Purine riboswitch aptamer, 102 nucleotides, folded computationally. The prediction has a mean pLDDT of 79. Its Rfam family is "Purine riboswitch aptamer". From the family's description: Riboswitches are metabolite binding domains within certain messenger RNAs that serve as precision sensors for their corresponding targets. Its family is annotated with purine nucleobase biosynthetic process in the Gene Ontology. Clan: Purine riboswitches.
RNA sequence: ACGCCAAAACGAAAUACGGUCGAUAUAAAUCAAAGGAUAUGGUUUUGAUGUCUCUACCCGGUCGCCGUAAAUGACCGGACUAUCGACGAACGGGAACGGCUU
Numbered sequence: 001a002c003g004c005c006a007a008a009a010c011g012a013a014a015u016a017c018g019g020u021c022g023a024u025a026u027a028a029a030u031c032a033a034a035g036g037a038u039a040u041g042g043u044u045u046u047g048a049u050g051u052c053u054c055u056a057c058c059c060g061g062u063c064g065c066c067g068u069a070a071a072u073g074a075c076c077g078g079a080c081u082a083u084c085g086a087c088g089a090a091c092g093g094g095a096a097c098g099g100c101u102u
Stems, first nucleotide, its partner, number of pairs: 001102001003100003010092002017088001019087007026056001029049007041066002050057001058078007
C1' cells in the first nucleotide's frame, strides 16, 4: 500500500422472501338434483348459497343409528387461499486507528 473479514445497539420502509406468529373471512359449512352401497354398507357426480374476498370447501378417527329399507346423526383432530398487522430474515450501520493476507 492493494485486497478480504468483521458483533451488539441503532436506521430505513422503495422492491423483495415458497419465513414465523396473530387477526379478519368460513362454520374447511349449508341446501338441492341425479345416480350408487346395504350392518364386511352408509357413497359418487353436478349445481347453488355462504365471504366488503380470489381460491378452497377435503382427509383421518370415535361413538351412534338404520334388521335389509332408503335415509343417515353427533363429536374430535388436521389445511389451503385472500387481505391486514407484528416479528424475523435480508439490506444499511457498526467499519478502521482492528484482524488476516500479499